[in-house]
Molecule: Bacterial RNase P class A
Organism: Paracoccaceae bacterium
């Protein structure tokens, strides 16, 4: 210098001007106002509210090598294991498949008590074709033979080829008619034992002789967790109008007759879903006071399991302990616009060059009860610490 791998910062500055939300003050003014993710609402949890007597089972739903942090997590942090890289360093839904069921598509001859297509190798077997071999009248002829890298057949056999994500342990040698855990050795695999570790887990050593495919992000089985809704949660205050109820007060349908005491006729509304008929009951207006929702207004509402620092324990995550900071809280929702000068960056031009002019110019996104994580989006910029390589000393 390149080229690469890991953490990590930043996310324009200042100021004039107008706007805009919260506090202050009588006022004039004054102070304050988004993120690293404020987002997805995914996991955790505070809080609130409802529902619950306690244990156990079951139902459903989550988590899932191991230790450790933490309020708690499905987060982190250390390590074990398998995989990927030359490395640095990445990545894993990483409990059980000898409980039990289900499934292994498509090529394949065969896909889970597996298989013989080719192919190896033993036998039989006819003379059908070929080969040989003999004759021969030279034909496209006859005969003979099982001896063949040829036909037919039965059998053996999984080493070999060929499919496959996967073929029933791998690699060497022995053996054998070919073969083959048959059989040895080492590797791998089950069981047991030292040995190092808190633990996963290694390492050694002994026996077994291959039995025990492969999927649990299929059913299932272990072990562990887990009541239900969510700030539009919840409390409080609460009109206007309209409707409830309780009292008070004044009224109490027309029409007719009359001896003023009645008495006949019509008429209206309700009374188990409808009709007839009978009954039975209220019909109107004003006032005064209760109650309970609604609008609306308070409160929940921002001091946090908070952030820096320093220091002490841990390898860390994280905790102790010691000092220090400190106003965003709207409620259909402010945080914005616009100049101007500067900073990165990019381009163009002059300049041997330092450097000068000019032009352009900063991403994703944006609180809505509050932490603690994941996940995702993000233009440019810079820092650390590490691998490889080339070159100079």
């Nucleotide at each position: 210098g390149c080229g690469g791998a890991u953490g990590g910062c930043u996310g324009g500055a200042u100021g004039g001007c107008c706007g805009c939300g919260g506090g202050g003050g009588a006022g004039a003014c004054c102070c304050c106002g988004a993120g690293g993710a404020a987002a997805g609402u995914c996991c955790g949890g505070a809080c609130u509210c409802c529902a619950c007597g306690a244990a156990g089972c079951g139902a459903c739903g989550g988590u899932g090598c191991c230790g450790g942090g933490u309020a708690a997590c499905g987060c982190c942090c250390g390590g074990c294991c398998g995989g990927g890289g030359a490395a640095a360093c990445c990545c894993g839904a990483g409990g059980g498949a000898a409980a039990g069921c289900g499934c292994c598509a498509c090529a394949g001859a065969g896909a889970a008590c597996a298989g013989a297509c080719u192919g190896c190798c033993a036998c039989c077997g006819c003379a059908c074709a070929g080969g040989u071999c003999g004759g021969u009248u030279c034909g496209u002829c006859c005969g003979a033979u099982a001896c063949c890298a040829u036909c037919g057949g039965u059998g053996g056999u999984c080493a070999a080829g060929g499919u496959g994500a996967a073929a029933c342990g791998g690699u060497g040698g022995g053996g054998u008619a070919a073969g083959a855990g048959c059989c040895c050795a080492c590797c791998g695999c089950g069981g047991g034992g030292c040995u190092g570790g808190c633990a996963a887990c290694a390492g050694u050593c002994c026996c077994g002789g291959c039995a025990c495919g492969g999927c649990a992000a299929g059913c299932c089985c272990c072990a562990c967790c887990g009541g239900g809704a969510g700030c539009a949660a919840u409390g409080c205050c609460g009109a206007a109008u309209a409707g409830g109820g309780a009292c008070c007060u004044c009224g109490c349908g027309g029409g007719g007759c009359u001896g003023c005491g009645g008495c006949c006729c019509c008429a209206g509304g309700g009374c188990g879903g409808c009709u007839u008929c009978g009954g039975c009951c209220c019909a109107g207006a004003g006032g005064u006071c209760c109650g309970g929702g609604u609008a609306g207004g308070c409160a929940g509402c921002u001091g946090g399991a908070g952030c820096c620092c320093g220091u002490c324990a841990g390898c860390a995550a994280u905790g102790g302990c010691g000092g220090g900071c400190g106003u965003a809280g709207a409620g259909g929702a402010a945080u914005g616009g616009u100049c101007a000068u500067c900073c990165a960056g990019g381009g163009a031009g002059g300049g041997c060059a330092a450097c000068c002019u000019c032009c352009u110019g900063g991403a994703c996104a944006g609180a809505a009860u509050c932490c603690g994580g994941c996940u995702u989006a993000c233009a440019g910029g810079c820092c650390a610490u590490c691998c490889g390589c080339g070159c100079g000393c």